[in-house]
RNA sequence: GCCCUGCUGGCGCAAUGGUAGCACGCCAGACUUCUAAUCUGGAGGCUGCAUGUUCGAGUCCUGCGUAGGGUA
Numbered sequence: 001g002c003c004c005u006g007c008u009g010g011c012g013c014a015a016u017g018g019u020a021g022c023a024c025g026c027c028a029g030a031c032u033u034c035u036a037a038u039c040u041g042g043a044g045g046c047u048g049c050a051u052g053u054u055c056g057a058g059u060c061c062u063g064c065g066u067a068g069g070g071u072a
Stems, first nucleotide, its partner, number of pairs: 001071007010024001012022002018055001026042005048064003052060001
């Protein structure tokens, strides 16, 4: 240089082009003499950046960034 894969709450992962969910963690409450465990509720993302297609993009196109891998 070229090719491939990943990028989504604090962390790890989902999501047929049609309201972005799950688990853990965090906060509050219940339970408990207290803590832990358990149960209930809540906050926390506008999806790496830009552009294009579309009525509609996390998803498809193009470029860039970043991480990893392959190749000479």
A computed fold for a 72-nucleotide RNA from Friedmanniomyces endolithicus, annotated as transfer RNA.
The RNAcentral record of the sequence draws on ENA.
Rfam family: tRNA. Rfam classes the family as a transfer RNA. Rfam's curators write: Transfer RNA (tRNA) molecules are approximately 80 nucleotides in length.
Model confidence (mean pLDDT): 82 of 100.
Lineage of the source: Eukaryota > saccharomyceta > Pezizomycotina > Dothideomycetidae > Friedmanniomyces.